The prediction has a mean pLDDT of 89. Predicted 3D model of a 349-nucleotide part of an RNA (small-subunit ribosomal RNA, central domain) from an uncultured prokaryote. Rfam family: Bacterial small subunit ribosomal RNA.

[in-house]
Context: one part of a larger RNA
RNA sequence: CUGGGCGUAAAGCGCACGUAGGCGGUUAAAUAAGUUGGAUGUAAAAGCCCCGGGCUUAACCUGGGAACUGCAUUUCGAACUGGCAGACUAGAGUAUGGUAGAGGUGAGUGGAAUUUCCUGUGUAGCGGUGAAAUGCGUAGAUAUAGGAAGGAACACCAGUGGCGAAGGCGACUCACUGGACCAAUACUGACACUGAGGUGCGAAAGCGUGGGGAGCAAACAGGAUUAGAUACCCUGGUAGUCCACGCCGUAAACGAUGUCUACUAGCCGUUGGGAGACUUGAUCUCUUAGUGGCGCAGCUAACGCAAUAAGUAGACCGCCUGGGGAGUACGGCCGCAAGGUUAAAACUC
Repeated sequence: CUGGGCGUAAAGCGCACGUAGGCGGUUAAAUAAGUUGGAUGUAAAAGCCCCGGGCUUAACCUGGGAACUGCAUUUCGAACUGGCAGACUAGAGUAUGGUAGAGGUGAGUGGAAUUUCCUGUGUAGCGGUGAAAUGCGUAGAUAUAGGAAGGAACACCAGUGGCGAAGGCGACUCACUGGACCAAUACUGACACUGAGGUGCGAAAGCGUGGGGAGCAAACAGGAUUAGAUACCCUGGUAGUCCACGCCGUAAACGAUGUCUACUAGCCGUUGGGAGACUUGAUCUCUUAGUGGCGCAGCUAACGCAAUAAGUAGACCGCCUGGGGAGUACGGCCGCAAGGUUAAAACUC
RNA backbone atom coordinates (compact mmCIF):
# COMPACT_ATOMS: atom_id res chain seq x y z
C1' C A 1 0.00 0.00 0.00
C1' U A 2 -4.10 -3.43 0.26
C1' G A 3 -7.18 -4.43 4.14
C1' G A 4 -9.49 -2.79 9.01
C1' G A 5 -11.43 1.01 11.95
C1' C A 6 -12.98 6.07 14.85
C1' G A 7 -19.96 6.56 21.50
C1' U A 8 -16.76 4.07 26.05
C1' A A 9 -10.61 0.13 23.60
C1' A A 10 -5.93 4.42 19.34
C1' A A 11 -9.06 7.58 16.30
C1' G A 12 -14.75 13.00 14.36
C1' C A 13 -11.06 19.14 13.29
C1' G A 14 -14.63 23.43 18.91
C1' C A 15 -18.13 25.39 15.05
C1' A A 16 -19.39 27.47 10.47
C1' C A 17 -18.76 29.89 5.46
C1' G A 18 -16.39 28.67 1.26
C1' U A 19 -11.88 28.03 -3.13
C1' A A 20 -9.63 23.95 -5.74
C1' G A 21 -10.94 18.99 -6.01
C1' G A 22 -14.35 14.83 -5.50
C1' C A 23 -19.34 13.59 -6.35
C1' G A 24 -24.26 14.61 -8.43
C1' G A 25 -32.03 14.31 -10.19
C1' U A 26 -35.63 12.96 -14.66
C1' U A 27 -35.98 12.73 -20.22
C1' A A 28 -35.06 12.35 -25.70
C1' A A 29 -31.36 13.13 -29.48
C1' A A 30 -26.44 13.62 -31.41
C1' U A 31 -20.95 12.86 -30.01
C1' A A 32 -17.36 8.94 -28.97
C1' A A 33 -12.89 11.23 -24.49
C1' G A 34 -13.50 7.13 -20.84
C1' U A 35 -15.63 2.24 -21.96
C1' U A 36 -16.66 -2.85 -25.09
C1' G A 37 -15.48 -6.34 -29.24
C1' G A 38 -12.37 -7.32 -33.69
C1' A A 39 -7.93 -6.59 -36.88
C1' U A 40 -2.77 -5.11 -37.76
C1' G A 41 2.04 -3.71 -35.92
C1' U A 42 5.12 -3.85 -31.84
C1' A A 43 6.22 -5.76 -27.00
C1' A A 44 15.03 -8.30 -28.35
C1' A A 45 17.24 -12.73 -26.61
C1' A A 46 17.81 -15.35 -22.19
C1' G A 47 14.68 -16.52 -17.84
C1' C A 48 9.57 -18.39 -15.66
C1' C A 49 5.54 -22.10 -17.52
C1' C A 50 4.11 -26.43 -21.07
C1' C A 51 5.64 -30.41 -24.68
C1' G A 52 10.10 -32.64 -26.62
C1' G A 53 15.65 -33.70 -27.39
C1' G A 54 21.22 -34.22 -25.55
C1' C A 55 25.19 -35.37 -21.63
C1' U A 56 24.38 -43.13 -17.81
C1' U A 57 20.72 -39.30 -14.12
C1' A A 58 20.26 -34.51 -12.19
C1' A A 59 21.98 -29.75 -12.09
C1' C A 60 23.24 -27.97 -16.91
C1' C A 61 22.60 -27.39 -22.32
C1' U A 62 19.11 -27.25 -26.31
C1' G A 63 14.32 -27.23 -30.14
C1' G A 64 9.29 -25.71 -30.33
C1' G A 65 5.08 -23.53 -28.06
C1' A A 66 2.64 -20.59 -24.66
C1' A A 67 3.00 -16.19 -22.13
C1' C A 68 4.58 -11.08 -22.08
C1' U A 69 -2.59 -9.34 -19.31
C1' G A 70 1.32 -3.36 -22.28
C1' C A 71 1.56 0.45 -26.16
C1' A A 72 0.28 2.46 -31.04
C1' U A 73 -2.85 2.54 -35.43
C1' U A 74 -7.51 1.18 -37.43
C1' U A 75 -12.56 -0.45 -37.23
C1' C A 76 -17.79 -2.24 -35.28
C1' G A 77 -20.99 -0.82 -31.04
C1' A A 78 -23.47 3.06 -27.79
C1' A A 79 -25.90 0.53 -22.15
C1' C A 80 -23.12 3.42 -18.48
C1' U A 81 -19.64 7.92 -17.21
C1' G A 82 -17.92 12.52 -19.51
C1' G A 83 -18.09 16.89 -22.88
C1' C A 84 -21.85 19.78 -26.38
C1' A A 85 -26.65 21.61 -27.25
C1' G A 86 -32.33 20.96 -25.78
C1' A A 87 -36.54 19.82 -22.51
C1' C A 88 -38.63 18.72 -17.39
C1' U A 89 -39.83 19.42 -11.89
C1' A A 90 -39.72 15.28 -7.46
C1' G A 91 -33.58 18.13 -5.21
C1' A A 92 -32.33 23.35 -4.20
C1' G A 93 -33.92 28.34 -4.20
C1' U A 94 -37.26 32.88 -4.76
C1' A A 95 -41.97 35.38 -4.10
C1' U A 96 -46.90 35.77 -0.93
C1' G A 97 -49.44 35.26 3.97
C1' G A 98 -48.86 33.84 8.92
C1' U A 99 -46.44 31.79 13.73
C1' A A 100 -43.20 30.91 18.02
C1' G A 101 -38.64 32.12 20.35
C1' A A 102 -33.36 33.81 26.98
C1' G A 103 -31.04 34.29 18.50
C1' G A 104 -27.66 38.96 17.92
C1' U A 105 -26.33 44.46 18.56
C1' G A 106 -27.30 49.30 20.70
C1' A A 107 -29.96 52.70 23.96
C1' G A 108 -33.08 53.49 28.08
C1' U A 109 -35.82 51.97 32.56
C1' G A 110 -37.13 48.93 37.12
C1' G A 111 -37.58 46.33 41.83
C1' A A 112 -35.54 42.84 45.65
C1' A A 113 -30.90 41.97 48.08
C1' U A 114 -25.60 42.75 49.74
C1' U A 115 -22.14 46.71 51.14
C1' U A 116 -20.80 51.68 52.61
C1' C A 117 -22.24 56.55 54.43
C1' C A 118 -25.75 60.05 57.18
C1' U A 119 -29.69 60.52 60.99
C1' G A 120 -32.99 58.51 64.91
C1' U A 121 -34.16 54.55 68.71
C1' G A 122 -31.27 51.52 71.86
C1' U A 123 -27.19 48.93 75.12
C1' A A 124 -23.33 45.27 75.70
C1' G A 125 -22.20 42.49 73.20
C1' C A 126 -21.75 40.97 67.85
C1' G A 127 -19.64 37.61 64.57
C1' G A 128 -17.84 32.87 63.65
C1' U A 129 -17.16 27.27 64.56
C1' G A 130 -17.29 20.55 65.47
C1' A A 131 -15.40 23.59 69.46
C1' A A 132 -12.72 28.06 69.37
C1' A A 133 -9.75 32.09 68.26
C1' U A 134 -8.11 35.98 65.05
C1' G A 135 -11.81 40.08 63.79
C1' C A 136 -15.76 44.10 64.98
C1' G A 137 -17.84 46.91 69.45
C1' U A 138 -18.75 51.87 75.23
C1' A A 139 -14.73 56.73 70.18
C1' G A 140 -21.79 53.22 71.00
C1' A A 141 -21.21 47.97 67.35
C1' U A 142 -24.88 43.90 66.36
C1' A A 143 -30.35 44.80 66.11
C1' U A 144 -34.17 48.27 64.32
C1' A A 145 -36.42 52.67 61.42
C1' G A 146 -35.80 56.57 57.68
C1' G A 147 -32.64 58.65 53.88
C1' A A 148 -28.46 58.67 50.35
C1' A A 149 -24.57 56.51 47.16
C1' G A 150 -22.60 52.82 44.11
C1' G A 151 -21.66 48.31 41.56
C1' A A 152 -23.07 43.61 40.03
C1' A A 153 -26.76 39.94 39.17
C1' C A 154 -31.89 39.53 37.47
C1' A A 155 -35.98 35.47 42.64
C1' C A 156 -41.00 33.63 41.22
C1' C A 157 -42.50 32.58 35.90
C1' A A 158 -38.91 27.91 34.69
C1' G A 159 -40.39 23.20 31.94
C1' U A 160 -35.34 16.04 29.54
C1' G A 161 -39.50 24.16 27.65
C1' G A 162 -37.49 27.75 23.70
C1' C A 163 -33.59 30.00 20.35
C1' G A 164 -28.66 29.66 18.09
C1' A A 165 -23.63 26.60 13.51
C1' A A 166 -20.91 26.00 17.80
C1' G A 167 -19.21 28.87 21.97
C1' G A 168 -23.61 30.32 24.19
C1' C A 169 -28.38 33.17 25.34
C1' G A 170 -32.91 34.40 31.04
C1' A A 171 -35.90 41.50 34.64
C1' C A 172 -38.72 45.20 31.42
C1' U A 173 -39.24 48.71 27.06
C1' C A 174 -37.76 50.69 22.35
C1' A A 175 -34.75 50.77 17.75
C1' C A 176 -31.87 47.97 14.18
C1' U A 177 -31.05 42.92 12.63
C1' G A 178 -29.99 37.11 11.45
C1' G A 179 -32.24 32.42 11.15
C1' A A 180 -36.21 28.66 11.64
C1' C A 181 -41.20 26.64 11.04
C1' C A 182 -46.22 26.27 8.76
C1' A A 183 -50.00 26.83 4.71
C1' A A 184 -51.51 27.41 -0.19
C1' U A 185 -50.31 28.87 -4.88
C1' A A 186 -46.89 31.12 -8.51
C1' C A 187 -41.89 31.44 -10.42
C1' U A 188 -36.42 29.90 -11.52
C1' G A 189 -34.95 25.20 -13.65
C1' A A 190 -30.09 20.92 -10.94
C1' C A 191 -28.56 26.51 -9.57
C1' A A 192 -27.29 20.55 -5.36
C1' C A 193 -23.87 17.82 -1.52
C1' U A 194 -19.11 17.75 0.62
C1' G A 195 -14.99 20.59 1.19
C1' A A 196 -7.69 20.01 1.16
C1' G A 197 -5.75 24.92 1.64
C1' G A 198 -8.19 29.69 3.15
C1' U A 199 -11.45 33.02 5.96
C1' G A 200 -14.59 34.10 10.06
C1' C A 201 -16.82 33.00 14.89
C1' G A 202 -15.16 30.81 19.29
C1' A A 203 -16.52 29.48 27.36
C1' A A 204 -13.31 30.43 31.29
C1' A A 205 -8.63 32.01 32.55
C1' G A 206 -4.76 35.25 30.82
C1' C A 207 -2.45 39.88 28.32
C1' G A 208 -2.37 45.52 26.61
C1' U A 209 -4.58 50.71 27.17
C1' G A 210 -8.28 53.53 29.72
C1' G A 211 -12.37 53.36 33.11
C1' G A 212 -15.08 50.97 37.20
C1' G A 213 -15.00 48.29 41.77
C1' A A 214 -20.92 46.53 45.70
C1' G A 215 -20.47 41.36 46.50
C1' C A 216 -17.24 37.32 45.66
C1' A A 217 -12.26 36.12 45.61
C1' A A 218 -6.45 33.21 43.19
C1' A A 219 -2.01 35.46 45.63
C1' C A 220 -1.09 37.19 50.51
C1' A A 221 -1.75 38.02 56.13
C1' G A 222 -3.71 36.32 60.61
C1' G A 223 -6.68 32.57 63.72
C1' A A 224 -7.59 27.41 64.26
C1' U A 225 -6.79 22.01 63.17
C1' U A 226 -2.49 18.82 63.07
C1' A A 227 3.19 15.11 64.54
C1' G A 228 3.60 18.83 60.60
C1' A A 229 -0.74 21.70 57.65
C1' U A 230 2.88 26.10 52.56
C1' A A 231 -4.43 22.58 52.84
C1' C A 232 -9.54 21.45 54.11
C1' C A 233 -12.58 25.36 58.53
C1' C A 234 -12.66 30.77 60.25
C1' U A 235 -11.48 36.43 60.04
C1' G A 236 -9.55 39.71 56.54
C1' G A 237 -7.89 40.64 51.55
C1' U A 238 -5.14 42.31 46.19
C1' A A 239 -5.25 41.01 41.09
C1' G A 240 -9.46 39.37 38.73
C1' U A 241 -14.63 39.10 38.11
C1' C A 242 -17.80 44.40 35.37
C1' C A 243 -17.40 48.28 30.89
C1' A A 244 -14.93 50.09 26.08
C1' C A 245 -11.35 48.93 22.41
C1' G A 246 -7.47 45.47 20.92
C1' C A 247 -5.05 40.54 21.59
C1' C A 248 -5.06 35.28 23.01
C1' G A 249 -7.53 30.71 20.20
C1' U A 250 -7.59 26.91 24.07
C1' A A 251 -11.53 23.29 27.32
C1' A A 252 -14.32 16.55 29.72
C1' A A 253 -15.19 23.20 23.28
C1' C A 254 -19.10 16.13 25.19
C1' G A 255 -24.11 13.37 22.47
C1' A A 256 -16.61 11.82 24.38
C1' U A 257 -21.14 10.09 18.28
C1' G A 258 -18.27 14.93 11.18
C1' U A 259 -21.75 16.99 7.31
C1' C A 260 -25.62 15.74 3.67
C1' U A 261 -29.38 12.25 1.48
C1' A A 262 -32.65 7.95 1.23
C1' C A 263 -34.89 3.63 3.42
C1' U A 264 -36.34 0.41 7.84
C1' A A 265 -42.23 -2.44 13.60
C1' G A 266 -44.69 -0.04 17.28
C1' C A 267 -46.13 2.76 22.08
C1' C A 268 -46.16 7.08 25.46
C1' G A 269 -45.08 12.41 26.62
C1' U A 270 -43.87 17.55 25.32
C1' U A 271 -42.91 22.58 22.17
C1' G A 272 -44.26 25.52 17.47
C1' G A 273 -47.58 25.43 13.11
C1' G A 274 -51.68 23.43 9.87
C1' A A 275 -56.19 20.43 8.88
C1' G A 276 -60.50 17.64 10.35
C1' A A 277 -64.38 15.47 13.68
C1' C A 278 -68.14 15.67 17.08
C1' U A 279 -70.65 15.02 22.47
C1' U A 280 -67.88 22.28 21.67
C1' G A 281 -64.28 20.04 25.84
C1' A A 282 -59.12 20.32 30.98
C1' U A 283 -61.93 16.62 24.03
C1' C A 284 -60.41 13.37 20.06
C1' U A 285 -58.04 12.22 15.21
C1' C A 286 -54.60 13.24 11.17
C1' U A 287 -50.26 15.87 9.52
C1' U A 288 -45.57 18.66 9.79
C1' A A 289 -40.91 20.72 12.12
C1' G A 290 -38.36 20.12 16.77
C1' U A 291 -37.39 17.91 21.72
C1' G A 292 -37.64 13.57 25.41
C1' G A 293 -38.83 8.37 27.46
C1' C A 294 -39.53 3.04 26.26
C1' G A 295 -39.09 -0.76 22.60
C1' C A 296 -38.90 -4.73 17.66
C1' A A 297 -35.77 -6.11 13.67
C1' G A 298 -30.82 -5.18 12.93
C1' C A 299 -26.09 -3.80 14.93
C1' U A 300 -22.43 -4.08 19.11
C1' A A 301 -16.73 -7.16 22.64
C1' A A 302 -20.20 -5.89 26.06
C1' C A 303 -22.55 -1.69 27.96
C1' G A 304 -25.94 -0.16 25.00
C1' C A 305 -27.93 2.29 20.12
C1' A A 306 -32.55 1.62 18.03
C1' A A 307 -36.66 7.02 12.37
C1' U A 308 -32.69 12.62 16.75
C1' A A 309 -29.30 4.95 14.88
C1' A A 310 -24.23 3.17 17.06
C1' G A 311 -29.56 -0.33 11.75
C1' U A 312 -29.41 -0.65 5.92
C1' A A 313 -26.89 2.06 1.88
C1' G A 314 -24.60 6.24 -0.94
C1' A A 315 -21.38 11.13 -1.46
C1' C A 316 -17.38 14.01 0.52
C1' C A 317 -14.00 15.54 4.39
C1' G A 318 -11.12 14.74 9.01
C1' C A 319 -8.58 11.23 11.95
C1' C A 320 -6.19 6.19 14.03
C1' U A 321 -2.06 2.16 13.58
C1' G A 322 1.36 -1.05 20.86
C1' G A 323 2.83 1.54 25.99
C1' G A 324 6.47 5.13 27.68
C1' G A 325 9.77 8.91 25.74
C1' A A 326 5.78 13.14 24.00
C1' G A 327 1.60 16.34 22.25
C1' U A 328 7.83 16.83 24.19
C1' A A 329 12.75 18.53 21.39
C1' C A 330 14.42 21.00 16.95
C1' G A 331 12.84 23.98 12.85
C1' G A 332 8.73 26.83 10.57
C1' C A 333 4.31 29.91 11.28
C1' C A 334 1.34 32.87 14.85
C1' G A 335 1.50 35.83 19.68
C1' C A 336 3.22 41.85 23.58
C1' A A 337 3.79 37.78 26.78
C1' A A 338 1.73 33.48 28.67
C1' G A 339 1.92 30.26 25.10
C1' G A 340 -0.61 28.09 20.64
C1' U A 341 -0.14 25.23 16.08
C1' U A 342 2.56 21.87 12.96
C1' A A 343 5.53 17.72 14.92
C1' A A 344 9.93 13.74 15.40
C1' A A 345 14.08 10.57 17.07
C1' A A 346 17.52 8.07 20.23
C1' C A 347 16.47 5.02 24.20
C1' U A 348 13.20 1.66 26.80
C1' C A 349 9.20 -2.21 27.96